Small-subunit ribosomal RNA from a Candidatus Woesebacteria bacterium, 1513 nucleotides, folded computationally. Its Rfam family is "Bacterial small subunit ribosomal RNA". Its family is annotated with ribosome and structural constituent of ribosome in the Gene Ontology. The sequence was found in a public genome assembly.
RNA sequence: AACUUAUAACGAAGAGUUUGAUCCUGGCUCAGGAUGAACGCUGGCGGCGUGCCUUAGGCAUGCAAGUCGAUCGGUUCUCCGUUGCUCGCAAGAGCUUCGGAGGAUAGAGGCGGACGGGUGAGUAACACGUGGGAAUCUACCCUAAAGUGGGGGAUAACUCUGCGAAAGUGGGGUUAAUACCGCAUGUGAUUCCGAUUUAUCGGAAUCAAAGCUAAGCUUUGCUUGGCGCUUUUGGAUGAGCCUGCGGCCUAUCAGCUAGUUGGUGGGGUAAUGGCCUACCAAGGCAACGACGGGUAGCUGGUCUGAGAGGAUGGUCAGCCACAAUGGCACUGAGAUACGGGCCAUACACCUACGGGUGGCAGCAACCGGGAAUCUUGCGCAAUGGGCGAAAGCCUGACGCAGCGACGCCGCGUGGAGGAUGACAGCCUUCGGGUUGUAAACUCCUUUUAGCCCCGCACAUGCGGGGCAGAAUAAGCACCUGCUAACCACGUGCCAGCAGCCGCGGUGAUACGUGGGGUGCGAGCGUUAUCCGGAAUUACUGGGCGUAAAGAGUUCUGUAGGCGGUAUGAUGUGUUACUAUUUAAAUCCUUCGGCUCAACCGAAGUUUCGGUAGUAAAACUAUCAUUCUAGAGGCCGAAAGGGGGUCGCGGAACGACUGGUGGAGCAGUGAAAUGCGUUGAUAUCAGUUGGAACACCAAAGGCGAAGGCAGCGAUCUGGGUCGGUUCUGACGCUGAGAGACGAAAGCGUGGGGAGCAAAACGGAUUAGAUACCCGUGUAGUCCACGCUGUAAACGAUGGACACUAGAUAUUGACCCUUUGACCGGGUCAGUGUCGUAAGCUAACGCGUUAAGUGUCCCGCCUGGGGAGUACGGCCGCAAGGCUAAAACUCAAAGGAAUUGACGGGGACCCGCACAAGCAGGGGAGCGUGUGGUUUAAUUCGAGACAAAGCGAAAAACCUCACCAGGAUUUGACAUGCUAGUAGUAGGACUCCGAAAGGAGAACAAUCCGGCUUCGCCGGAAGCUAGCACAGGUGCUGCAUGGCUGUCGUCAGCUCGUGUCGUGAGAUGUCGGGUUAAGUCCCAUAACGAGCGCAACCCCUACUACCAGUUGUAUCACUCUGGUAGAACUGCCUCGUAUAACGGGGAGGAAGGUGGGGACGACGUCAAGUCAUCAUAGCCCUUAUGUCCUGGGCUACACACACCCUACAAUGGAUGUUCACAAUGGGUCGCGAACUCGCAAGGGUAAGCUAAUCCCUAAAAGCAUCCUCAGUUCAGAUUGUGGGCUGCAACUCGCCCACAUGAAGUCGGACUUGCUAGUAAUCGCGGAUCAGCAGGCCGCGGUGAAUACGUUCUCGGGUCUUGUACACACCGCCCGUCAAGCCAACAAAGUUGGGGGCACCCGAAGACAGUUUGCUAACUCGCAAGAGGGGCGGCUGUAGAAGGUGAACUCAGCGAUGGGGACUAAGUCGUAACAAGGUAUCCCUAGGGGAAUCUGGGGAUGGAUCACCUCCUUU
Repeated sequence: AACUUAUAACGAAGAGUUUGAUCCUGGCUCAGGAUGAACGCUGGCGGCGUGCCUUAGGCAUGCAAGUCGAUCGGUUCUCCGUUGCUCGCAAGAGCUUCGGAGGAUAGAGGCGGACGGGUGAGUAACACGUGGGAAUCUACCCUAAAGUGGGGGAUAACUCUGCGAAAGUGGGGUUAAUACCGCAUGUGAUUCCGAUUUAUCGGAAUCAAAGCUAAGCUUUGCUUGGCGCUUUUGGAUGAGCCUGCGGCCUAUCAGCUAGUUGGUGGGGUAAUGGCCUACCAAGGCAACGACGGGUAGCUGGUCUGAGAGGAUGGUCAGCCACAAUGGCACUGAGAUACGGGCCAUACACCUACGGGUGGCAGCAACCGGGAAUCUUGCGCAAUGGGCGAAAGCCUGACGCAGCGACGCCGCGUGGAGGAUGACAGCCUUCGGGUUGUAAACUCCUUUUAGCCCCGCACAUGCGGGGCAGAAUAAGCACCUGCUAACCACGUGCCAGCAGCCGCGGUGAUACGUGGGGUGCGAGCGUUAUCCGGAAUUACUGGGCGUAAAGAGUUCUGUAGGCGGUAUGAUGUGUUACUAUUUAAAUCCUUCGGCUCAACCGAAGUUUCGGUAGUAAAACUAUCAUUCUAGAGGCCGAAAGGGGGUCGCGGAACGACUGGUGGAGCAGUGAAAUGCGUUGAUAUCAGUUGGAACACCAAAGGCGAAGGCAGCGAUCUGGGUCGGUUCUGACGCUGAGAGACGAAAGCGUGGGGAGCAAAACGGAUUAGAUACCCGUGUAGUCCACGCUGUAAACGAUGGACACUAGAUAUUGACCCUUUGACCGGGUCAGUGUCGUAAGCUAACGCGUUAAGUGUCCCGCCUGGGGAGUACGGCCGCAAGGCUAAAACUCAAAGGAAUUGACGGGGACCCGCACAAGCAGGGGAGCGUGUGGUUUAAUUCGAGACAAAGCGAAAAACCUCACCAGGAUUUGACAUGCUAGUAGUAGGACUCCGAAAGGAGAACAAUCCGGCUUCGCCGGAAGCUAGCACAGGUGCUGCAUGGCUGUCGUCAGCUCGUGUCGUGAGAUGUCGGGUUAAGUCCCAUAACGAGCGCAACCCCUACUACCAGUUGUAUCACUCUGGUAGAACUGCCUCGUAUAACGGGGAGGAAGGUGGGGACGACGUCAAGUCAUCAUAGCCCUUAUGUCCUGGGCUACACACACCCUACAAUGGAUGUUCACAAUGGGUCGCGAACUCGCAAGGGUAAGCUAAUCCCUAAAAGCAUCCUCAGUUCAGAUUGUGGGCUGCAACUCGCCCACAUGAAGUCGGACUUGCUAGUAAUCGCGGAUCAGCAGGCCGCGGUGAAUACGUUCUCGGGUCUUGUACACACCGCCCGUCAAGCCAACAAAGUUGGGGGCACCCGAAGACAGUUUGCUAACUCGCAAGAGGGGCGGCUGUAGAAGGUGAACUCAGCGAUGGGGACUAAGUCGUAACAAGGUAUCCCUAGGGGAAUCUGGGGAUGGAUCACCUCCUUU
């Protein structure tokens, strides 16, 4: 050095929210990074960056571009020398002549003010980026060649003078140059001519110049050097021009263009060119988006991102544009010039009112605007720039400093030890925990800040040394989930929070505060914006059957895209290599410098892209030539409701005519309107009219779709099969375009039988603008036009190819067969099934794909607003096509799952109905409840499942209520402190309604110690005080426990397995059966649990044992106990050889024998804080406690449940006379006897009970009553008694006598009961002093009926639909009323914008003209003339301005119509179930409203029947 290899640039996360739950679709939101930021709270230091994003609004003041005396004439100052004069004794001073040196500089002249600096208004453009190009210029600079001779006339300054307030300016006179002008020369340049070998030669004409300075010398000056000057060559640098490609939105901008496009001649420019002009031609651009509108400086880059991309263009760098606004040129190498000029306009300032002056988007500063962005600083020391020979001068470029936590980076606010874990705070289960080694305290250190000294270069600062002292230094946000971090108090849907979901209605980890915690840290949060997450615009990398999405169709097809087979050529795309470019900075890698880092420096790589060249040739493309498999043509054949026109037919229907006939017809859930004695309906005959075509007929046929059906004729389109004859890729798709396109609707003219929007009646109904009924017009039909939409659907675009089958059918062909059928096969259609595979969120699709691929088109991007507004196009109109936004919500949606529900279906059960019996509802009374009343009428319970319920007993008590009177450590419990010794207790007396208060005879107890016999201490007691007691006060929606209810209904679940992405399913479904998820069979299930049943109790039968009280005794009976007995066990029949069922035998009992207890998972925020318990809250001289009296018992009324009746199946009386069972009893049951009419009293036996008592059982039987308000019924009331009890008035029960109400069997409606049941009859018990018509039990007598499951109610299983899930007491639609918001329309009105036409025509430019004025040059002796110039005038275009008609974009706008939103407004109930008239789509008409009706269409309709297909047996 080359090649090869490796490596680096290194990198991809999700979550919350739709549901009861699930999967999907789909939006919203969050976590990340970033910023020229702002705001809130807070704030120690340093380094490096960065700082008007808004008004391209206005700007006081200062500064930001000057420099050169080595270009020039002057002026002036200093110094030196020199001349003269004056003064002075002198020194010296002043004035003056000449010369020299140095400094300054107004003017002339040169160069520079075109750079540097600012800003981003305009600009969608060759403006920028990138790559090319030819017809150009370039001061200063470099290179090379040649020259620099000789003349002339002016002019500023200066001086004199005029005008003006100023700014400034005029005139006379004088002067210089590197200022200006000729002449000469011409290397050379330019133009022209000629020649030739095409690169040169020759000729002609035209064109130049300036000096200054230094040194030296041989000084009238010369020479040399330096700096200049002139002409020319080449370069460098810079600039101008042309061009390919690239980068915004909008089609609700589709046509634009007249110098426009091109040519010729001319002009102009440094140069090309319609750049300009005259003439000629009629072109040029555009769906690959012209023209118009909106927005915007472009790039390197920056932010983000895994990337592809997306967003952005501040600082730095490149380019462009602009300089108060608009126009214009001059000068110059360069400008149409930020700190130059002219004009116009707006604004501001000065003014003597005549006239002038100005331009911070330079640096600072100021005002204004705004959420918001700095110092009127220092310096030219560095870097760079201008001028100069240089020194140097200038430089708000730049370098520094200042201000701002605006950003990035670094450092610090101390370190080590330190537990009885201090105090304090907070919490607490009261034990403790936590803040927390944190603090205090001990020891140590001194970065930073502060102070002192020294060095460097003024300050800041940097470096070095020193001093003192833990000293000088911590906040912010958050703590329900996402998301790291939890408790207490306060509040009580209030105050408030919130990024999303959402918190807050009395136990808020979500508000506020405190404690604690988490995160980050001189910052932390919030807001705004961008990217990400978002595969949520999908190139990488999405979709369209039902979620948003396939145009109604494509027989016609343009542009475009894509395209069969073979060969050759080219080299378009493509690939490789090379060269060049892709500025620097940035990014990245490595290395280096600031102590590190940020920052700075250096080196280097990679990537994308452009251009040029070379190479390759498979694919693509192009060209040429082939092929036949795509496509098309030809010949033959059959099928068909394919289309147009003309004609014919029968049935039915209506009308009319005539006949018969005689009372109804019609219609409905039921009716009515309607028709009919003027003869309907019915029936017969005839005439006439219009519309539609039964059967065949099918899931069958044809057509692109819409759609198409009697028969015949005629014209005509398409498809299929066979032959394999012809052409030879002629093909597929198809933006725009064209054509067709149901029904309704529109226009003109016909027609009009039936049907039927509208309309009119009748019903229904709360209403009924509907559903039902009766009429009935448009319309429906025809012709010719228009409209152009439908659930125009297979909700599935077209074409081609490939990928298991089975079956049915249409058309055609082949094989087989003698032939028909049958069978096998092929092509083209039309259907069904399907775990083949595959796809799908699932449902499902599955050779007719929604599978696998290719090509083309259309369409979608959250819901609503809205398929709406505006604009445009179409239409006669109705309306159609195209098609937004503001605003608003956090969802809207698809499929499937489990429930619940249905005026859906199937099956089954229950005193559910039916069949029966007895009742309730009517009366009176009792009890409870509501209501009302009251001082109080305490409280609770409220459909079933509250209401004879809590209450199995309210006169006091109970008691919770009311009135009044008392009391306050309490009526009751525990503890502490102190005190007390005739203390506790307490007869008795007084006051009082009582509670209570006052007094008081009498009068105690226990334990220990010392012991002098009394003292000390304690227990119990009392008094005072403190902790606390107490509460039937609140919340049953904070709870436990208990209970009701569905329901004694047959259900509810689990493990494992299997299926499904999943919620879930299976099991548990199906066929039978049962009272039963009971059992059997079948079975991707196999098992199990809680329920069912059984085990328990009572009862019915038997045996045995025992029996004190039963029995004189035994037996029987009875009581108690033990055991047995019943299991579909046996027979028969049926069923599936099962389960099971029917019947039978036997048996006391037969199919769970009868009854009870027993109540699954759960539901109802069901009931109960007043049984009890309990959390929190509340009261504490009262909401506690005690007492007296009252109240809970009230009474116009309403309801619930009983009782008693209305009578003769009864009542009354009587009799003796029958026959039970359960129970209870010593503060008790109480016999017998006796008194009383009786309730009851007296006395008293027995009994702690199989012994005694309650205890009489009643209905039965006999007599009377004889159908009446009664000999029924008994309310109410009076009088007199009895019992209990302190007490019977409010307010008990019973007895006797008297009184004798309603009521004569009960409307709608409704309750119980299926056998020892209903009905009826009495008896007992709890509670209890007393009080039972209630409740809980007991036995006596003792029925009727059940065809059956259509209906009512309730329940169970399966299935179906669902927009319900708080679950139908659900959900939900529209008008109206109220509030609020945004947009639309609107008579008009205000403003902006860019064009058009016309008028006007500044400055300056160009052209023309000129009798004015005019130094240089030419001619001329001169006068003068010429050329040129200045000035004037005219013309052309020309800015601003004016006028006009339009366009366009905004603002405002009375009012109008709709829309969105808003806990509890009004009217209805349209939709979701068959939603009670199935719903929906298009269309037309109607109506308060949802909506109704007509026509056509769809199934995204339930149910039943039929049909068809498939599967299985």